[in-house]
RNA sequence: GGAGUCGGCCGGGUGGCGGCCCCGAUCGAGCUUCGGCAAGGUCGGGGAGGAAAGUCCGGACUUCACAGAGCGCGGCGCCCGGCGCAAGCCGGGGCAGGGCGACCUGACGGAAAGUGCCACAGAAACGACACCGCCGGCCCGCAAGGGCCGGUAAGGGUGAAAUGGUGAGGUAAGAGCUCACCGGCGUUGCGGGCAACCGCGACGCCGGGCAAACCCCGCCGGAAGCAAGGCCGAAUAGGGAGGGGUUGACGCGGCUCGCCGACCCUCCGGGUUGGCCGCAUAGACAAAUCGCCACACAAACACAGAAUCCGGCUUACAGACCGACUCCCAAA
RNA sequence: GGCGGCGUAGCUCAGCUGGCUAGAGCAAACGGUUCAUACCCGUUAGGUCCGCGGUUCGAGUCCGCGCGCCGCUA
Numbered sequence: 001g002g003a004g005u006c007g008g009c010c011g012g013g014u015g016g017c018g019g020c021c022c023c024g025a026u027c028g029a030g031c032u033u034c035g036g037c038a039a040g041g042u043c044g045g046g047g048a049g050g051a052a053a054g055u056c057c058g059g060a061c062u063u064c065a066c067a068g069a070g071c072g073c074g075g076c077g078c079c080c081g082g083c084g085c086a087a088g089c090c091g092g093g094g095c096a097g098g099g100c101g102a103c104c105u106g107a108c109g110g111a112a113a114g115u116g117c118c119a120c121a122g123a124a125a126c127g128a129c130a131c132c133g134c135c136g137g138c139c140c141g142c143a144a145g146g147g148c149c150g151g152u153a154a155g156g157g158u159g160a161a162a163u164g165g166u167g168a169g170g171u172a173a174g175a176g177c178u179c180a181c182c183g184g185c186g187u188u189g190c191g192g193g194c195a196a197c198c199g200c201g202a203c204g205c206c207g208g209g210c211a212a213a214c215c216c217c218g219c220c221g222g223a224a225g226c227a228a229g230g231c232c233g234a235a236u237a238g239g240g241a242g243g244g245g246u247u248g249a250c251g252c253g254g255c256u257c258g259c260c261g262a263c264c265c266u267c268c269g270g271g272u273u274g275g276c277c278g279c280a281u282a283g284a285c286a287a288a289u290c291g292c293c294a295c296a297c298a299a300a301c302a303c304a305g306a307a308u309c310c311g312g313c314u315u316a317c318a319g320a321c322c323g324a325c326u327c328c329c330a331a332a
Numbered sequence: 333g334g335c336g337g338c339g340u341a342g343c344u345c346a347g348c349u350g351g352c353u354a355g356a357g358c359a360a361a362c363g364g365u366u367c368a369u370a371c372c373c374g375u376u377a378g379g380u381c382c383g384c385g386g387u388u389c390g391a392g393u394c395c396g397c398g399c400g401c402c403g404c405u406a
Base pairs, nucleotide, nucleotide: 001328002327003326004325005324006323007322008321010319013295014294015293016292017291018290020047021046022045023044024043025042026041027040030037031036049303053314054313056312057311058310059309060308061225062224063223064222068257069256070255071254073221074220075219076218077217078093079092080091081090082089083088094108095106096105097104098103109216110215114214115213116210117209118208131156132155133152134151135150136149137148138147139146140145164182165181166180167179168178169177183206184205185204186203187202188201189200190199191198192197229277230276231275232274239268240267241266242265243264244263251259333405334404335403336402337401338400339399342358343357344356345355351389360376361375362374363373364372382398383397384396385395386394
């Protein structure tokens, strides 16, 4: 000098002028049922984000037999420690994959509980397999060669995947058939570690993949959602028809049980369709945060705007700053 | 705001438990039939399976994230 990795932090500052929303104090045109209500003015205070977003998780809160059980269903899944109600986050470690490296990624329990799947191609795709080839025997043939039976997984070929790899011995040819080394799996012993797991040895064995297939194991979870729900007001006839229900409807929703105890459903015809709370140190009428100028500067430009609240996850994002580290080139 | 569903040819839809070249009807093009048009018969073309990523030998299908559309709810 170039390329890159990780972590943190900001995503506008100061001043002036003008404007928007909410609240408080005060003045107050005007209205009034004389209690008050008020347009507007002045002063003071407050006024979006790191994601306010997607609505993917979890919680608060509220309603649902005053609130229950089982099954089903759903979510999570290496180990240790910490925080947290939980979801999850943080630190350290293990294993697997990727990168020369800093480092990154992991839906990371179980395939030796069971069931299922592995298309096409290929001889054979799961306790598999003889198509070509190789070898032996018999038969036919003058011969070249052919046929039948058997052996063989070393070679060819197919495939994502073919029963472990290399070498030697061995054999008719071959083969973990035997041996050496290596690799894998299981059992076991010793050692290290809190653990996940790792190392070494002995013995036995030598095919896999898929659980983001069903499933099994462990842990957790009742459902719905602020348009939840509560209060006040207005309106009105608890109208007509049909059906279900004390042999138990509706209500806790997919099923069964349990609980409660008199109403419930559909259609027709009408009435009303307002306010407050929930609701916040921004906050609603689903509606407010802006514009111009100056200064510093490389430049003020990206994604984007609260709707019950809070914790996380994910996604989008111009640019700026700080720190740690890796690789390459050059020079000393 | 909250909740649920869908996205496959120009249109409307299938696609089962992941598998071979993703199908059907209508529409389109061409040919036949007819004096001509329609009907009818035959042939053909037409697909980023909404996008990106993952699992898998293999994804329209399974999983995650995003985009778009529709419905319900005072």